[in-house]
Context: one part of a larger RNA
RNA sequence: GGCAAACGGUGGAUGCCUUGGUGCCAGGAGGCGAAGAAAGACGUAGAAAGCUGCGAUAAGCUUCGGGGAGCUGCUAAACAAGCUUUGAUCCGGAGAUUUCUGAAUGGGGGAACCCGGCAUGGAUAAUACCGUGUCAUCCUUGAGAUGAAUACAUAGUUCCAGGGAGGGUAACGGGGAGAACUGAAACAUCUUAGUAACUGCAGGAAAAGAAAGUAAAAACGAUUUUCCAAGUAGCGGCGAGCGAAAGGGAAACAGCCCAAACCGAUUACGUGUCAAGCCCGGAAGCGUUGCACAUGCGGGGUCGCGGGAUAUGAUUUGGCAGGGUUUCGGACCUGCCGGAGAGUGACAAAAUUGAUUGUUAGUUGAAGAAGCUGGAAAGCUUCACCAUAGAAGGUGACAGUCCUGUAAGCAAAAGCAAUCGAUCUCUCUUAUCGUACUCCCAAGUACUGCGGAACACGAGAAAUUCUGUGGGAAUUUGUGAGGACCAUCUCAUAAGGCUAAAUACGACUUGGCAACCGAUAGUGUACCAGUACCGUGAGGGAAAGGUGAAAAGUACCCCUGUUAGGGGAGUGAAAUAGUACCUGAAACCGUUUGCUU
Numbered sequence: 001g002g003c004a005a006a007c008g009g010u011g012g013a014u015g016c017c018u019u020g021g022u023g024c025c026a027g028g029a030g031g032c033g034a035a036g037a038a039a040g041a042c043g044u045a046g047a048a049a050g051c052u053g054c055g056a057u058a059a060g061c062u063u064c065g066g067g068g069a070g071c072u073g074c075u076a077a078a079c080a081a082g083c084u085u086u087g088a089u090c091c092g093g094a095g096a097u098u099u100c101u102g103a104a105u106g107g108g109g110g111a112a113c114c115c116g117g118c119a120u121g122g123a124u125a126a127u128a129c130c131g132u133g134u135c136a137u138c139c140u141u142g143a144g145a146u147g148a149a150u151a152c153a154u155a156g157u158u159c160c161a162g163g164g165a166g167g168g169u170a171a172c173g174g175g176g177a178g179a180a181c182u183g184a185a186a187c188a189u190c191u192u193a194g195u196a197a198c199u200g201c202a203g204g205a206a207a208a209g210a211a212a213g214u215a216a217a218a219a220c221g222a223u224u225u226u227c228c229a230a231g232u233a234g235c236g237g238c239g240a241g242c243g244a245a246a247g248g249g250a251a252a253c254a255g256c257c258c259a260a261a262c263c264g265a266u267u268a269c270g271u272g273u274c275a276a277g278c279c280c281g282g283a284a285g286c287g288u289u290g291c292a293c294a295u296g297c298g299g300g301g302u303c304g305c306g307g308g309a310u311a312u313g314a315u316u317u318g319g320c321a322g323g324g325u326u327u328c329g330g331a332c333c334u335g336c337c338g339g340a341g342a343g344u345g346a347c348a349a350a351a352u353u354g355a356u357u358g359u360u361a362g363u364u365g366a367a368g369a370a371g372c373u374g375g376a377a378a379g380c381u382u383c384a385c386c387a388u389a390g391a392a393g394g395u396g397a398c399a400g401u402c403c404u405g406u407a408a409g410c411a412a413a414a415g416c417a418a419u420c421g422a423u424c425u426c427u428c429u430u431a432u433c434g435u436a437c438u439c440c441c442a443a444g445u446a447c448u449g450c451g452g453a454a455c456a457c458g459a460g461a462a463a464u465u466c467u468g469u470g471g472g473a474a475u476u477u478g479u480g481a482g483g484a485c486c487a488u489c490u491c492a493u494a495a496g497g498c499u500a501a502a503u504a505c506g507a508c509u510u511g512g513c514a515a516c517c518g519a520u521a522g523u524g525u526a527c528c529a530g531u532a533c534c535g536u537g538a539g540g541g542a543a544a545g546g547u548g549a550a551a552a553g554u555a556c557c558c559c560u561g562u563u564a565g566g567g568g569a570g571u572g573a574a575a576u577a578g579u580a581c582c583u584g585a586a587a588c589c590g591u592u593u594g595c596u597u
């Protein structure tokens, strides 16, 4: 030096474990913010570094409930000083306080800082100083002031008062604007894809929506989602690929309001006479009351077997009071009572109250002992018991009967949500049918030339929808559509608006589940992690779990330069479980013994 065995060191694999993750299901809620948010800075405890909580009232204050013996959060034990059956700590509801930054909003600023004005209070001999309130911008409403081109005016400007906005947010939604890699085995039309990224807007959902529809000789009857139709019909350098609809089944169902014609009163401007007019008829009376046009207002009206207005006819319809210049009759209008109906989730809109249910703390909750082994009994043996509870977790090994619970019940002063009811609010109280053909039925619109886009549909035979630009209708005997176009026929009624549900999502919250992971896995993060660290910055981004049942965490002695390490002693079932701590593989490094060179 080699080999072998035994015993160690180092190292942290493996096994076991789980505080944490992952995915899914169901419910709630879908918010927050100038009454100052989200996110932070700095403070705050007797001592206080970090986390958590809180805000100069600072691990907290008040009050109303719950609860019932200890308590003064965690790392983190002890001390000090206290609180507490006159009910503390703790849990929940409602309040108060809430520094500074931040939309940040008195002005500034290199966020958490600096500097003010005004009013008012404190203090001072008086300043200085201190406290409280207020002072940003934009939009909009109302009253006022001022005031161009341009005389009146209007636009504009400005002051005051009231209301609103601003920022943030996981995905979901509908808009605006909009790629490329890629595929086509290259590439240009095409595809990727109206996707990603960007942008601005909103709601708890959004969007869509009550036919100028779909069909086809039969009909259906708003929208949305889903299964089929169907990878069909089609589109397509007819390549790659793209890709419907009708119809049928299901979920859920809900319908409405305006514009116009016509009537009425008002306002502004113009015009105007003894005539028109003053609801109609008769009589009296008044006479800038009238007429035309325009804006806004009230009534009316909303449809496709076309509807409505106006005029007129028929049938039908409670009561009382008031009204117009007067009186009589009629018609009309307004109010009250009665009757009918509806409602805040569209068709108007606000609030109060009661009941029930749910929710935000809780509460009751059955039934086992002995012996044996062991450090420890829940194990084993014997004999019992409960069960609408034998889910689960914990307890010194494996517990239905030890603890927390579980099944099944019960419970709220206060807040919130839903449902139902009452108060309340609103509407109707004339409506229907017929005739006349007088009026109305959404205009720079429909449509169309040119240029684009969306439709499954790439300009195609290309309808339909939207639009830049030029032209430019009709009013029901009208207009549009039925995939060029024409005719017949059929269907619908554009150019105004609102509308729940079925549908989408999950940041937050509650409960549950898993042939999901088990510390190089599972989130980047099981641990004080978006931390340490890196980067000028945008941004990138770790490692790191386990003593023991219980700290019982080794009093005391010894070795040594030693607060290092170790040997005794002691604890413990175990210390080769000793804070570098469960198990403790391999590489690697040794010690001893044997064999061998």
Base pairs, nucleotide, nucleotide: 001596002595003594004593005592006591007590008589009588015582016546017545020517021516022514023513024512025511026510027509028508030505032167039101040100041099042055043054044053046079049075050074051073061095062094063093064092065091066090070083071082072081106115107114108113116135117134118133119132120131121130122129137165138164139163140162141161142160144158145157146156172203173201175199176198183190187237213220214219224251225250226249227248228247234242235241255498256497257496262299263298264297267294270291271290277286278285279330280329281328282327283326284325304476306441307440308439309438310436311435312434313433314432315431318337319336320335321334322333323332338429339428340427341426342425343424351423352422353421354420355419356418357417358416359415360414362410363409364408368383369382370381371380372379384401385400386390392404393403394402447471448470449469450468451467452466453465454464457483478493479492480491481490482489533540534539553581556568557567558566559565
Molecule: large-subunit ribosomal RNA, domain I
Organism: Desulfotignum sp.